The part of an RNA shown here (small-subunit ribosomal RNA, 3' major domain) has 475 nucleotides and comes from a Gemmatimonadales bacterium. It matches the Rfam family "Bacterial small subunit ribosomal RNA". Its family is annotated with ribosome and structural constituent of ribosome in the Gene Ontology. Taxonomically the source falls in Gemmatimonadales (Bacteria, Pseudomonadati, Gemmatimonadota, Gemmatimonadia).
Context: one part of a larger RNA
RNA sequence: UGACGGGGACCCGCACAAGCAGCGGAGCAUGUGGUUUAAUUCGACGCAACGCGAAGAACCUUACCUGGGCUUGACAUGUUGGUGACCGGUGUGGAAACACACCUUUCCUUCGGGACACCAUCACAGGUGGUGCAUGGCUGUCGUCAGCUCGUGUCGUGAGAUGUUGGGUUAAGUCCCGCAACGAGCGCAACCCCUGUCCUAUGUUGCCAGCAUUAAGUUGGGGACUCAUGGGAUACUGCCGGUGACAAACCGGAGGAAGGUGGGGACGACGUCAAGUCAUCAUGCCCCUUAUGUCCAGGGCUACACACGUGCUACAUUGGCGCAUACAGAGGGACGCAAUGCCGCGAGGUGGAGCAAAUCCCAAAAAGUGCGUCUCGGUUCGGAUUGGAGGCUGAAACUCGCCUCCAUGAAGGUGGAGUUGCUAGUAAUCGCGGAUCAGCAACGCCGCGGUGAAUACGUUCCCGGGUCUUGUACA
Numbered sequence: 001u002g003a004c005g006g007g008g009a010c011c012c013g014c015a016c017a018a019g020c021a022g023c024g025g026a027g028c029a030u031g032u033g034g035u036u037u038a039a040u041u042c043g044a045c046g047c048a049a050c051g052c053g054a055a056g057a058a059c060c061u062u063a064c065c066u067g068g069g070c071u072u073g074a075c076a077u078g079u080u081g082g083u084g085a086c087c088g089g090u091g092u093g094g095a096a097a098c099a100c101a102c103c104u105u106u107c108c109u110u111c112g113g114g115a116c117a118c119c120a121u122c123a124c125a126g127g128u129g130g131u132g133c134a135u136g137g138c139u140g141u142c143g144u145c146a147g148c149u150c151g152u153g154u155c156g157u158g159a160g161a162u163g164u165u166g167g168g169u170u171a172a173g174u175c176c177c178g179c180a181a182c183g184a185g186c187g188c189a190a191c192c193c194c195u196g197u198c199c200u201a202u203g204u205u206g207c208c209a210g211c212a213u214u215a216a217g218u219u220g221g222g223g224a225c226u227c228a229u230g231g232g233a234u235a236c237u238g239c240c241g242g243u244g245a246c247a248a249a250c251c252g253g254a255g256g257a258a259g260g261u262g263g264g265g266a267c268g269a270c271g272u273c274a275a276g277u278c279a280u281c282a283u284g285c286c287c288c289u290u291a292u293g294u295c296c297a298g299g300g301c302u303a304c305a306c307a308c309g310u311g312c313u314a315c316a317u318u319g320g321c322g323c324a325u326a327c328a329g330a331g332g333g334a335c336g337c338a339a340u341g342c343c344g345c346g347a348g349g350u351g352g353a354g355c356a357a358a359u360c361c362c363a364a365a366a367a368g369u370g371c372g373u374c375u376c377g378g379u380u381c382g383g384a385u386u387g388g389a390g391g392c393u394g395a396a397a398c399u400c401g402c403c404u405c406c407a408u409g410a411a412g413g414u415g416g417a418g419u420u421g422c423u424a425g426u427a428a429u430c431g432c433g434g435a436u437c438a439g440c441a442a443c444g445c446c447g448c449g450g451u452g453a454a455u456a457c458g459u460u461c462c463c464g465g466g467u468c469u470u471g472u473a474c475a
Base pairs, nucleotide, nucleotide: 001475002474003472004471005470007469008468009467010466011465012464013463015459016458019422020421021420022419023418026313027312028311029310030309031308032307033306034304035303042053043052064299065298066297067296068295069294070293073124077123078122080120081119082118083117084116088103089102090101091100092099093098106115107114108113126288127287129286130285131284135282136281137277138276139275140273142271147186148185149184150183151182152181153162154161155160166177167176168175192265193264194263195262197233198232199231200230201229202228203227207222208221211220212219236259239253240252241251242250243249315415319374320373321372322371323370324369325368331362332361333360336355337354341350342349343348381412386407387406388405389404390403391402392401428451429450430449431448432447433446434445
């Protein structure tokens, strides 16, 4: 100087407390361990691995296994020699890869040759083989915590200290005051984006107050309004009162759409964990080279006594079911989205208007509301499982897809010890969209809006963190 303490002081955080909803019990989905297997490819392992890499494992993917093939190779550049096109088509064998046979078939030229392809040859290719403890890059984490440092000066023999400590204050090393310090840098904040209010410009595909018109903003018309797209304004403790050291600031108030960082996002200091990744990529070294490379078929990654994590659905009456009916936002669409109609109980089929989309389509929002029904029963709760019949995608759904209908109708009556999230348009609850994608195991993930709470006395305690101080046989 640090680190540590079941030392002290001060402070903060959904850290506790106060609340609400869960998890832990059940069934299923998904990941992991274990076991099994020819293989169940590999990585990730406290927080910070376990719905993680994977935003799509039937083939492909695919890295694994079994079997069948190839060896200058599936891919690149070049050397030497030779042959001639290459491409394409047919046949035979085969699971295919591939092998063999046959057919068809060049261009430029200074006639030396060249382009292109094949065969042979040599350099080489290739490796998701190893090492993340050789590395770059990227990322997680402490932590959006308020810290981490430097120059000069001063102090100290020196390590170093000072500044950065102190008194206040703040979300903040934020600001003020003081001070042997004076300044500065990286962080904080602001500058950026979205959202909340107003003004203004422009009105089509958007809108419709008044005037006509219609089944309908449908058409004429209009730019007021909504909305959209640009541009601008607004918030600064600016104003008032109080407290305070006449400071910084804090408390209350006015005005205001918004008030003291308005709400949300992007943004992550010096560093820590030899943290993660050689399987995104790049890369040193090591290793393989008729195989650890490469092509193909089939299988596996989907196994199942069991254990754990994360979710979904429930256990019902604030509910289930039936009929009727209202209101979003954000997205996607041409190898696409597909309306009206017709067929089917339905999944879906048929057909195809319109739309490269503020125009057309996906599209029905759901919870909600109205009426009816069920009445506490493992039930008209719950939907697992299984049987049957179908639909869709795709060469192909046996291993191993999703969906529909009929039948079946399991466990489950609110879950032990323990444990998680959340402070407001939040939790809870309700549906909608998208990426990936032929299809889909999505209940995942990333977004969007609808309805919309309770509670916070307080900081003693648990966890994590910051500052000062103290002890130390630790570095």
The coordinates come from a structure-prediction model, not an experiment, and the mean pLDDT is 85. The RNAcentral record of the full RNA draws on ENA and SILVA.